[in-house]
Context: one part of a larger RNA
RNA sequence: UUGGGUCUAAAGAGUCCGUAGCGGGUCUGUUAAGUUCACUGUGAAAUCUGGCGGCUUAACCGUCAGGCGUGCAGUGGAUACUGGCAGGCUUGGGAGUGGGGGAGGCCGGGAGUACUUGCGGGGUAGUGGUAAAAUACUGUAAUCCUGCAAGGACUACCAGUGGCGAAGGCGCCCGGCCAAAACACGUCCGACCGUGAGGGACGAAGGCUAGGAGAACGAAUCGGAUUAGAUACCCGAGUAGCCCUAGCAGUAAAUUAUGCAGACUGUGGUGUUGCGUCAACUUCGGGUUGGCGCAGUGCUGUAGCGUAGGUGUUAAGUCUGCCACCUGGGGAGUACGGCCGCAAGGUUGAAACUU
Numbered sequence: 001u002u003g004g005g006u007c008u009a010a011a012g013a014g015u016c017c018g019u020a021g022c023g024g025g026u027c028u029g030u031u032a033a034g035u036u037c038a039c040u041g042u043g044a045a046a047u048c049u050g051g052c053g054g055c056u057u058a059a060c061c062g063u064c065a066g067g068c069g070u071g072c073a074g075u076g077g078a079u080a081c082u083g084g085c086a087g088g089c090u091u092g093g094g095a096g097u098g099g100g101g102g103a104g105g106c107c108g109g110g111a112g113u114a115c116u117u118g119c120g121g122g123g124u125a126g127u128g129g130u131a132a133a134a135u136a137c138u139g140u141a142a143u144c145c146u147g148c149a150a151g152g153a154c155u156a157c158c159a160g161u162g163g164c165g166a167a168g169g170c171g172c173c174c175g176g177c178c179a180a181a182a183c184a185c186g187u188c189c190g191a192c193c194g195u196g197a198g199g200g201a202c203g204a205a206g207g208c209u210a211g212g213a214g215a216a217c218g219a220a221u222c223g224g225a226u227u228a229g230a231u232a233c234c235c236g237a238g239u240a241g242c243c244c245u246a247g248c249a250g251u252a253a254a255u256u257a258u259g260c261a262g263a264c265u266g267u268g269g270u271g272u273u274g275c276g277u278c279a280a281c282u283u284c285g286g287g288u289u290g291g292c293g294c295a296g297u298g299c300u301g302u303a304g305c306g307u308a309g310g311u312g313u314u315a316a317g318u319c320u321g322c323c324a325c326c327u328g329g330g331g332a333g334u335a336c337g338g339c340c341g342c343a344a345g346g347u348u349g350a351a352a353c354u355u
Stems, first nucleotide, its partner, number of pairs: 003327004007309002012323001014202004021195003025089007033082002035078008048066007092192001093189003096185003104178007111155002115151008126137002163170002207248006217241001221237004259322006268300014304311002328355003337348004
């Protein structure tokens, strides 16, 4: 609960695809379902309103008329809007063509420094670590210098409030495959669109199952310190894990704490990325600089909005469509039940009571 809201007070689903549903550009004709007008029937009585009457009056009752019943059905008109049908249109949307841009995804190959280990050579007493130490390593020769080999992970600089992706996320080089967006052209289709309950797919880290791999790092654990204690912070080790393959799980402050789509706003200023275009310069290069257009991404800011912070053409402004969600705090994202999961748990989600 016919209301008002959802950046921060409760509240936008993690993200996308998409079924039903809901909403839908422009023109013409037709239909007349919605809509609208008239008439007819029906819409019990009581109740209500007015008149008259009956109980001595009133309440009450009777009678007549009206009204209510906001409705339903039928008949006949109207046709602006909505819907249906038919036929057009091109601005929305899609397809196409063109040259560019990008850490977009998957697979394969290659490279690089560092690190660790092993082996060889050199070399000798400490090394390491800290606020200070100790545990630890070291005479079976460490640390250090040097040569070689192996291994796994990672990809410095470039690197940028830069780019790409629906989100999660993505960063060495080369190749193959796949996909998306912007710009330009305006050739084709001709409303094919928007949103999206259910549903499906993707979804960081951590976790789980099976098999591998294991250098560095490192929950747990052990040891050393610190301390009143120290199940910590600091130090030395170190198992899961982190990595790969195949599955499961499905959550995050999954955040822009801001759902998606469209239109509008007499304003603006200034960076930056991509494409196009015009001009100047030019070493003529896929070059440089400047102006303009579109698309993205920042800062600032007018009106407006907002309790304020702020926001402000990337809106939290003015409108429209659709979906999700909120309705005092705690109890509680708990219990019970359902569904899902190997489990951990996830999802849906109360009440008593209390304040």
Small-subunit ribosomal RNA, central domain from a Candidatus Micrarchaeia archaeon, 355 nucleotides, folded computationally. Its Rfam family is "Archaeal small subunit ribosomal RNA". On this family, see Yusupov et al., Science 2001: "Crystal structure of the ribosome at 5.5 A resolution". Its mean pLDDT, the model's own confidence on a scale to 100, is 87. Taxonomically the source falls in Candidatus Micrarchaeia (Archaea, Nanobdellati, Microcaldota).